Overview:
This is a predicted structure of a 722-nucleotide part of an RNA (large-subunit ribosomal RNA, domain II) from Candidatus Hodgkinia cicadicola. Its mean pLDDT, the model's own confidence on a scale to 100, is 81. The RNAcentral record of the full RNA draws on ENA. Its Rfam family is "Bacterial large subunit ribosomal RNA". Gene Ontology terms of the family: structural constituent of ribosome and ribosome.
Context: one part of a larger RNA
Order: sequence, then structure tokens, then C1' cells
RNA sequence: GUCAACGACUUAACGGCGGGAGCAUAGCUUAAGCUCUUCGAAGUUGAGAGCGUAGGCGAAGCGAAAGCGAGUCCCAACUGGGCGAAAACUUCGAACGGAAACGUCCGACGAACAAGUCCCCGCCGUUAAACCCGAAACCGAGUGAUCUAACCAUGGGCAGGCCGAAGGCCGUUUAACCCCGUCCGGAGGGCCGAACCCGUACCUGUUGCAAAAGGUUGGGAUGACCCGUGGUUAGGGGUGAAAGGCCAAUCAAACUCGGAGAUAGCUGGUUCUCUGCGAAAUCUAUUUAAGUAGACCGCCGAGCCAAUGACGGCCGGGGUAGAGCACUGGAUGGGCGAAAGAGGGCUUCAACGUCCUCUCGAGCCCAACCAAACUCCGAAUACGGCCGUCCCAAUGCUCGGCAGCCGCACUACGAGCGCUAACGUCCGCAGUGGAGAGGGGAACAACCCAGAUUCCGCGAUAAGGCCCCCAAGUCUAAGCUAAACGUAAAAGGCGGAACUUCCCCGCGACAAUUGGGAUGUAGGCUCAGAAGCGGCCAUCAUUCAAAGAGUGCGUAACAGCCCACCAAUCUAGGGCAAGUUUUGCCGAAAAUGUAACGGGACUAAGCUUUAGCGCCGAAGCCGGAAGUGCGACCGACCGUGUCGCACGGUAGCAGAGCGUUCCGGAGCCGCAGAAGACGAACUGCAAAGCCCGUUGGAGGCUCCGGAAGUGAGAAUGUUGAC
Repeated sequence: GUCAACGACUUAACGGCGGGAGCAUAGCUUAAGCUCUUCGAAGUUGAGAGCGUAGGCGAAGCGAAAGCGAGUCCCAACUGGGCGAAAACUUCGAACGGAAACGUCCGACGAACAAGUCCCCGCCGUUAAACCCGAAACCGAGUGAUCUAACCAUGGGCAGGCCGAAGGCCGUUUAACCCCGUCCGGAGGGCCGAACCCGUACCUGUUGCAAAAGGUUGGGAUGACCCGUGGUUAGGGGUGAAAGGCCAAUCAAACUCGGAGAUAGCUGGUUCUCUGCGAAAUCUAUUUAAGUAGACCGCCGAGCCAAUGACGGCCGGGGUAGAGCACUGGAUGGGCGAAAGAGGGCUUCAACGUCCUCUCGAGCCCAACCAAACUCCGAAUACGGCCGUCCCAAUGCUCGGCAGCCGCACUACGAGCGCUAACGUCCGCAGUGGAGAGGGGAACAACCCAGAUUCCGCGAUAAGGCCCCCAAGUCUAAGCUAAACGUAAAAGGCGGAACUUCCCCGCGACAAUUGGGAUGUAGGCUCAGAAGCGGCCAUCAUUCAAAGAGUGCGUAACAGCCCACCAAUCUAGGGCAAGUUUUGCCGAAAAUGUAACGGGACUAAGCUUUAGCGCCGAAGCCGGAAGUGCGACCGACCGUGUCGCACGGUAGCAGAGCGUUCCGGAGCCGCAGAAGACGAACUGCAAAGCCCGUUGGAGGCUCCGGAAGUGAGAAUGUUGAC
């Protein structure tokens, strides 16, 4: 891992509600216990019948209570208020009858209101282990020092070699010592190094030889050494040359059993089928934030009976978008401009004073602006009310029971935060996903189209498409694009096209060519120099067909070459004058491989908020057939009938069934072959059923009921097999 078996909402009491049944014109009901019967081998078990009226619920409430009582409490007291009583008055009715005449009225009927209690069943709640498995832990009682830590007692072990402390003999020396020399000596947590003990570094090993080893290397090796045997210390305790180490492969509190099915707002799992409806991821609160409660939204039942919704009209309040500057603030330019400041002149030792110039906030005026916390104004929507229409009854409201949900996601729009960043975050509003399949978007929960009961169809369509992949136009008409633009992007940069306006032009434009382009003058200043051309100021005049006190290059300064401007040649439209629209190009760099059209490819098979005609295209629509749910119809007809509407679905609610084991009642099958096993048909929407064949060899089934150890694919599920 597979297969098989086992494996999870139970049981009891109490409470609430619903369903069924009993009794009930205020009742309903027994509990313990006792008696009898039955089953059984038996029992003080179970079941049934009876006795048993203690108790319970209901029948009256109000008040804290005394208490009073259809009332009572508050109060001195209510003509008040609270909670009650009543069951008639009353209220409602889309349907009925009558009157009346478009207002309505009367009658009958119905509804609201008005009884409980006991038992059974179902759902839920509470208390219990309470759907199942799962902690780490806590507590109690015990078991452990054969591992290891320390200690006690008693024993054992340490090749060989080296160094040579104290002390001493002798010699020497001395007054005597000291000192010195040779030898003896043999100290040491001494040195080197086996056994022994340890485990430094690396390698191998890592389903190992081994739940810590092997190899090489290394440390200690007479000592705080190593080892044997016997003993002591025990779990909040021991022992510890101290690492939270060790205390039997277990240690920041051992192990075993017990409390114990501890608790787990957490994770995982939770087993047959079909049918109807169908959510939420929000608000409020929370030692609350992955939990829970009330509310919202769902389901089921009952009641009210149009109260709901959409559309249209009318009537409302508002202060958003926009706009505006009248307020509050911000803010630009100009004008006016008091007090004030700075500089200077006069005066004066100085100050004061006075005069001139410059600056100048606030304020006022003109012009033009900005604002979520500004408003002289002010929509669209939205919201509320009334009326009308639709009128399919789909909706709404109330009560009761049962939930789930309170981690949301993206997209469009309106805001905040952020960088007008994020598949960002947080609100509002709508949609979709969630819980939604199908078609399109190359692929792609959240985008576009569209909501799948089942089967069928050369059916008609949506979005999107129609050259091939690939169903349908190589369709028609008019333009644009040359970049493969289409098939990613900015500032910026004289590409094309269309259009508008303006200017020049046979008195000759534009371009080209030839020639001229002068004088006062080298303008003045500055400067070493400044002559059109460093800089500053001015920018006149003359001669002319025309010529700037000079557009650029150039010189140290001149010179020199151009230009503007003029003439000639030439001959027809020209303009590098302004602008609008449109469409290209460059700008343009990324990591596996073209890779920024899905591909092939395309000059349309590209583009145009172009015009038009066809066609394709979905589980949507239509048509046919069928199933199921709900509703309606029938009056001689009741059906295998007819008609209409509906049938995506997670959590969840409700309904109807299938199957398993056992029991009761009534039946039946079986050695002429039961159950079980294997296989093939058939039936049922399904769970499943039935039949036949083979095997098997003794029990099994049907109908109506009842009771559950009642359905497995998942739980790192448990056990077994392979």
C1' cells in the first nucleotide's frame, strides 16, 4: 500500500414543542407498596391485570409580604396607572341572501376570544463521559541505585625505561661551621610509554556489526588512579569537582497501577437512497477576536388575508455631486495706503525735531483662484407618504419549533488609508463566486452571455465569431494603414494623409544661377587691441535698384567668406506662416526556448464607437416525449384523465423510502437441496429486488407490526492476511 472484518449522535431523568391516542359540560393522573396471572429449571427479575388518592398539573388573581379576592397593588384617596377577570358587546371577511343605488345598510354564516390532563412516538434543551479518537499535564498508592551519581566496608591491578628532591657516608675545608667534590639515597597529583581507563580530530557506518560501533590519530597511565564484591541514599526526593548531569536505551521532576472515558472554545473522522426548499461570512455584546449569546438571513407548522412588490403620477424633507466666494480659512498679481521700519540731508556734543528716497503687514478696490471638518446656492439618484395601474397570489406580517452562519473573495461604481502602489487595506452600493454546471474569453472560482428534472431535434438564437487548425462570408459598399502597425508603454523627435485660415504671385512668386551688398564710420564708451560680429549705450543720417551702426564663420586687432536686402536670367503656382483631425516610425534591455496575434499564417484574414445582408454558435429559448412536486378542472364520466406552473445547489431544515440483525402475530419454502459463494439476464428514478445456472450441504423466507450493537473509503483509524 491493497483486501477483509471491526469502527462514531447512544441511554436515563427532567423540561419545551409537534404528532397520535384516552378521559374531560372542571377535570386528568396515580407513586412507593400490596394481590393475582403469565414466561421460565428457578428467583424478591421482566411483562400483564387489579388494589393503592400520598402527591402532581389544571380550575384565580394581585401584592415583597401580612393579606384581600373578580379583583388586587401603588396611595390619605383616586374619575389615575400596573397586572388580572369577562367571552357578551365588539372587530374583520375577496364568498352568500336581501334592501338600497354606487356612499352604504340589514340578516345568516365563518373567524378572532374561549381547557385541561395522562400515556406513546418524534425533534430539541439541561444534567450525566453524552457523536468517536487524540494531549501536554495534575493527584494518590506503590516499584526501582543489577545502568548511572556519591559515599561506606573489604579486596585486586598498574611491562619497561628516564629524571634524580630531602637526607647521609667519605674526602676537602674551617677555630668550629658553612661552602665544595665523589658516592649512597630514591622523593614526585614527576617524564616517555604497554596493560588498564578515557574519548581529541577526521574518515567509514547512518534499513549499521552496533538504538553510539569500527579504523587512524589522541589524553591519563603511583594517582583527586582504575577495577571486583557486599552495602547506603528514592521522586519535589536522591546524588551531582555543576552539564539541569545521572537515578535501568525514560529526567526542568523516574517507572507501574489507580482517580480516568481528566479536560481539549483545537485538529482529524462520522457509514444507504430519492424528493421539496435553501442560507451566512453582517450588527450588538463578550478576559472577546479561529469561541459563544441575542438580532439579520434559511427550513417546517399554524394564523392574519393583500397589508408585500414593480411601474406611473402627485406631495415631501435634505445639503451630497457640481458650482460659488456671501461667511470661516487659504492663496496670486495690480492699485490706494495711516501708524511703523531702513538709508540719507539739515540741526545738534548727543537726543528730540524736520525734509527727501525706498520698503511696507492689516484694511479697502480691481482681476483671477482653492477647501472633508467653508456655503449666497444646489441637482441626478436614494428615501418617506398618498393615489392609480398590473392583479399572475408569486409577496408581506405575527406566533411556535428546528437550524446553520458571525475567517469571506473578486469585479464595477462612491470615499478613506497607501505612492489616485499592490491579487493591498477598510467602509458604502450592486453583481458574480462562495453554493453554479453550459457557451465565449487560447488556457483562466469572481469578466461577457446564460441559470443544468430526463431523453430527443440538419429547430431558431445570446455573448462571441465565420482563411486553415475550428462550426459558419476568402460576403457587399466606402475609406484609412505599409509599420506585420494590427499583435504592450512616456517625455521628446519637421514621416504620411485629409482639412481650415493667412501670406506672396505674369507689375514675374518659390528654388537655382550671375552680379551688387556702399558712404559718414574703425558710431560712442570700454579696452593692450574692440574696425558690423568680447562687453555696455545708442541704433541715426547719406548715396541708392538695394545694402542692418549688421545673421553666421573668421582675425591678436584688421583682413577675408556668407547672410539680410536689391537687380538680372528663368517661368507657374509658391510658402521652413498659423492651426485642426487622423495614422505610422524611433524612443523600446532579462533571465530553460520563438514566447507581448492561441498557432499557421494574413497587406487583409488589420483598422473605422463605418453602412448592410447572410450564416455559425449554449445544458438559455422553441418543439416532441417522459418523470416528480404544487395547484386547478370534471357534477352521466374520478381516470394509467385533462390543463397550468415549477424542478442548479454547500451549511442546513423538511418529507418519502431501501437494506441489515432480532422479536410478536399470521402463513409458507427446504436433502426431489435452505443459507452462503461465483456468474449471466431482467425489474425499479435510486437505495435495491427477483429469477436462472454452477457450487454448497441444513436451514430459510413472505405479509402486517415492533425493537435496534442498523449501512464505511478516508479518522498518520484498530486487528488480521498478502